[in-house]
RNA sequence: GGGUGAGGUAGAGGUGCGGUGAGCCAUGAGUAAUAUCGGGGAGAAAGGGAAUUUCUGUGAGCCGGUAUGAAAGGGGGCGCCGCCGAAGUCCAUGCUUCCCAAGCAUGCGGCUGGGCCGUCAGUGAAGAACUGCCGGACUGUCACCGCAAUUUUCCCUGAUUUGCGGUGGAGAGCUAUCUCACAA
Numbered sequence: 001g002g003g004u005g006a007g008g009u010a011g012a013g014g015u016g017c018g019g020u021g022a023g024c025c026a027u028g029a030g031u032a033a034u035a036u037c038g039g040g041g042a043g044a045a046a047g048g049g050a051a052u053u054u055c056u057g058u059g060a061g062c063c064g065g066u067a068u069g070a071a072a073g074g075g076g077g078c079g080c081c082g083c084c085g086a087a088g089u090c091c092a093u094g095c096u097u098c099c100c101a102a103g104c105a106u107g108c109g110g111c112u113g114g115g116c117c118g119u120c121a122g123u124g125a126a127g128a129a130c131u132g133c134c135g136g137a138c139u140g141u142c143a144c145c146g147c148a149a150u151u152u153u154c155c156c157u158g159a160u161u162u163g164c165g166g167u168g169g170a171g172a173g174c175u176a177u178c179u180c181a182c183a184a
Base pairs, nucleotide, nucleotide: 003182004181005180006179007178008177009176010175011174014084016083017082018081019080020079021078024075025074033068034067035066036065037064038063039062043055044054045053047100048099049098087112088111089110090109091107092106093105094104095103096102113139114138116136117135118134120132121131122130123129141169142168143167144166145165146164147163148162149161151159
């Protein structure tokens, strides 16, 4: 100087990931809800079922008219915060009254390097957005192969570095650096 293994630290991919704040935007929607009038005549109410509770012949649920009339959720930009398995999703366990759904937490469990576009499927009011499988080109990284250049007085071989092309892999990766151990 190089090699192998373990651990730590700092970084890179870029239309990069997630959270949050105010304001704006379209939609939700002239919907839900409230009041009143009319019809009607016994059941009705939570995402669905069960149970419980509540309302209802002093007329509910439902239908129609009139008047008033939302919200959740979502989105681009801006500010701030945390980051680069960032994060997402599936599965398992637990909690939220029971089951399903939904939500939250946990995981050295599975899959996905990343963003974009598209078919199909799901959630949804939705031509928004999100998610999943699949496909497409693009991009970052490493490995192998090939070509060209690079260092040094010149040539050959080899090595270093860079660029281009092809093929392939995955984030438990990649780059840099530190510590410890091992081998020669």
Molecule: Lysine riboswitch aptamer
Organism: Bacillota bacterium